[in-house]
């Protein structure tokens, strides 16, 4: 250098152009003598700049960063 997958809350993890799954943590409340379990609720997001579109995590170019393969 070619080339294939990957880059989502604190963590891990789905995600079809229009409507951010889940799980674990964390806050807050309900319950308990006190924790814990169970329940309710809130908060927390898309690796960077563009483009396309009425709307982009998703689709398109570049670029940066991980992993595999090739030389």
């Nucleotide at each position: 250098g070619g080339u294939u997958g990957g880059g989502u809350g604190g963590c891990c993890g789905a995600g079809a152009g229009u409507u951010u799954a889940g799980g674990c943590g964390g806050u807050g409340g309900a319950u308990u003598g006190u924790a814990g379990u169970c329940c309710c609720a809130c908060a927390a997001a898309c690796g960077g700049a563009g483009g396309u579109u009425c709307g982009a995590g998703u689709c398109c170019u570049c670029c940066c960063c991980c992993a595999g393969u090739c030389a």
The prediction has a mean pLDDT of 80. A computed fold for a 71-nucleotide RNA from Scopelosaurus hoedti, annotated as transfer RNA. Its Rfam family is "tRNA".